[in-house]
RNA sequence: GCCGGUGUAGUUCAAUGGUAGAACGGUGCACUCAUAAGGCACAGAAAAUGGUCCGAUUCCAUUCACCGGCA
Numbered sequence: 001g002c003c004g005g006u007g008u009a010g011u012u013c014a015a016u017g018g019u020a021g022a023a024c025g026g027u028g029c030a031c032u033c034a035u036a037a038g039g040c041a042c043a044g045a046a047a048a049u050g051g052u053c054c055g056a057u058u059c060c061a062u063u064c065a066c067c068g069g070c071a
Stems, first nucleotide, its partner, number of pairs: 001070007010024004018054001026042004047063005
């Protein structure tokens, strides 16, 4: 330099052109003499920009980061 892949919550991962979910973690409540466990509730996320579309996390383009291959 060229090609391909990946980018979603604090972490590990889903799903999907039509409200983005789960587990663990966090906070609060209740329980308890107290703590833990277990219970209930809550908060929290689409790498960036542009395009297509009635509607984009999803499709397309470019950029960025990481990973792999070739040279």
Predicted 3D model of a 71-nucleotide RNA (transfer RNA) from Candidatus Nomurabacteria bacterium RIFCSPLOWO2_01_FULL_41_12.
The coordinates come from a structure-prediction model, not an experiment, and the mean pLDDT is 82.